[in-house]
Context: one part of a larger RNA
C1' cells in the first nucleotide's frame, strides 16, 4: 500500500449525478392505526407497551448492567410520472415505461372452412364447427372515443370508356395453272404480313367504408381607458382538432410566469396556456392495488462527509 472486517469525540447527507455504500429497523404478545378505495384492501399503516426463572398463582419472590439477554428476523412516511395487476425478456453490459395479459373492437372463414407447412402425397387447423377457428389494432376498471371518404386501401356495382389471348371480314405480299411476242398480268390453293369487328377480369367510372392507411388551416378588422376579442369580413380545404389534458417520458425560446416547499431549488409539486411540435383503441383523461420501475421531499440512522484516527485478520515486503 491492497483486500475483508470492527470501533470512533462533536456534527449528522454538509458527501455525491444520486444516501451509492454503510448504519438503522427486525421475533412474539397486546394496544392502536389516516387519506384514499374497485369495499377486497390500504395495513405489520403510522404510533406505543410488554417479554426470564421460581412458588402456595387476581399475589409474592430470585439472578443480572440488561430478560426474544447469543444467532436469526420489516426502515418508515409524503407526493408525482409510467405500466392496471401475477407473469415474460436482450444465455454473456439493458428487467424496464419494452413484451405478454384478461378485457375491447375490426375483419376473414359454412367445413373438402379460412389460414399455415410442403414440389407433391399429405399434415396442422381439429377427431374442432361461428359461444368455433385465423389475422390486425388496442390493452384491467371508470368516463369516453369528435370532424374528414378528396388521396391510398378494402367492400359493393355494373351502364359506358379502355383492354389480352383467341376468333376474324377486308386488304397487301410470296408461290404458279393460265394469258401474253415481250415487259408483264394473274384464278384457285398453300403461305407470310396487316387488320375493321367480336372479346373477361382489371383500370377509368358510380357508391360505401376510419377501433381501414391516414388527415384534422390562413389573413384582416372590431367593445365608451388600455388590453383582449364573444362578433364581422375574406381566401383556401376532403375536413379544419371536439371532449379531456397541457412548459408534459411531448415546450425550442426556457432556469417561461405565479404560487408551494428550502436560509438558498436549472430538479420537484400546484396553477396559468403563448400546445416551436398533446389529443381521443398508432386510443384520450382519470384510477384503488401492485412494482429489485423513474422522480422530488421528510423522519430515523449512520465514517457518505467535515477529517480523519485506532484496531483485527489475510496479502504485499524481507529472510528461508
Nucleotide at each position: 500500500c491492497c483486500c475483508u472486517c470492527c470501533u470512533u469525540a462533536a456534527g449528522g447527507a454538509a458527501c455525491u449525478c444520486g444516501g451509492c455504500a454503510a448504519a438503522a429497523u427486525a421475533a412474539c404478545u397486546c394496544u392502536g392505526u389516516a387519506a384514499c378505495u374497485u369495499c377486497g384492501g390500504g395495513a405489520g399503516a403510522a404510533a406505543g407497551a410488554g417479554u426470564g426463572c421460581c412458588c402456595u398463582u387476581u399475589g409474592g419472590g430470585c439472578u443480572g448492567c440488561a430478560a426474544u439477554a447469543u444467532c436469526a428476523a420489516g426502515u418508515u412516511c409524503c407526493a408525482a410520472g409510467c405500466a392496471a395487476c401475477u407473469g415474460u425478456u436482450u444465455a454473456g453490459c439493458a428487467a424496464a415505461a419494452a413484451c405478454a395479459c384478461a378485457g375491447g373492437u375490426c375483419u376473414c372463414c359454412g367445413c373438402u372452412a379460412a389460414g399455415u407447412u410442403g414440389u407433391a402425397a399429405a399434415a396442422c387447423g381439429a377427431u374442432g364447427u361461428a359461444u368455433g377457428g385465423g389475422g390486425g389494432c388496442u390493452g384491467a376498471c371508470g368516463c369516453c372515443u369528435g370532424c374528414c371518404c378528396a388521396g391510398u386501401g378494402c367492400c359493393g356495382g355494373a351502364a359506358g370508356g379502355u383492354u389480352a389471348a383467341a376468333g376474324a371480314a377486308g386488304u397487301c405480299g410470296g408461290u404458279u395453272a393460265g394469258c401474253g411476242u415481250a415487259a408483264g398480268c394473274a384464278a384457285a390453293g398453300c403461305u407470310g404480313g396487316u387488320a375493321a369487328c367480336u372479346g373477361a377480369a382489371g383500370c377509368c367510372c358510380c357508391g360505401g367504408u376510419g377501433a381501414a392507411c391516414g388527415g384534422c388551416g390562413g389573413c384582416c378588422g372590431u367593445a365608451a381607458c388600455u388590453a383582449u376579442a364573444a362578433c364581422g369580413g375574406u381566401c383556401c380545404u376532403a375536413a379544419g382538432g371536439u371532449a379531456g389534458c397541457g412548459a408534459a417520458a411531448u415546450u425550442c425560446c426556457u432556469u417561461g410566469u405565479c404560487g408551494g416547499g428550502u436560509a438558498a431549488g436549472u430538479u420537484c409539486c400546484g396553477a396559468c396556456c403563448c400546445g416551436c411540435a398533446c389529443g381521443a383503441a398508432u386510443g384520450g383523461c382519470g384510477u384503488a392495488a401492485u412494482g429489485a420501475u423513474u422522480u422530488g421531499g421528510a423522519a430515523g440512522c449512520u465514517g457518505u462527509c467535515u477529517c480523519g484516527a485506532g484496531g483485527a485478520g489475510g496479502g504485499a515486503c524481507u529472510c528461508g